[in-house]
A computed fold for a 110-nucleotide RNA from Halobacillus locisalis, annotated as SAM riboswitch aptamer (S box leader). The sequence was found by an Rfam model in a public genome assembly. NCBI's taxonomy places the organism under Bacteria, Bacillota, Bacilli, Bacillaceae, Halobacillus.
RNA sequence: CUCUUAUCGAGAGUGGCAGAGGGACUAGGCCCGACGACGCCCGGCAACCUUCAAGGAUAACUUGAAAAGGUGCUAAUUCCUACAGGUCGAAUUGAUCUGGAAGAUAAGGG
Numbered sequence: 001c002u003c004u005u006a007u008c009g010a011g012a013g014u015g016g017c018a019g020a021g022g023g024a025c026u027a028g029g030c031c032c033g034a035c036g037a038c039g040c041c042c043g044g045c046a047a048c049c050u051u052c053a054a055g056g057a058u059a060a061c062u063u064g065a066a067a068a069g070g071u072g073c074u075a076a077u078u079c080c081u082a083c084a085g086g087u088c089g090a091a092u093u094g095a096u097c098u099g100g101a102a103g104a105u106a107a108g109g110g
Stems, first nucleotide, its partner, number of pairs: 001110008013042001015041003021032003026082004043074003048070002050066006078102001083099006
């Protein structure tokens, strides 16, 4: 870098450092930010990998518990929309639902 599978509406700080932009990309919107954002450290959250127990055909798998280790996450649904289709609406604008695309993370493969 790429492929496969799974998940993405919940949760997580009145701490320290630092000092200007940040919210993936493009566009439009809407936000966060010198009352210090983003980032880093610490703390925390969660439970993908992991461990234990029960069930199950001992397999797949399901349920429950744990959190030492590997990751991850820690404003807003992945902040919202963009593409396709359905519904509502007389209709442009629009509202809403489903799917897709793109993205993120994990585990495994190339």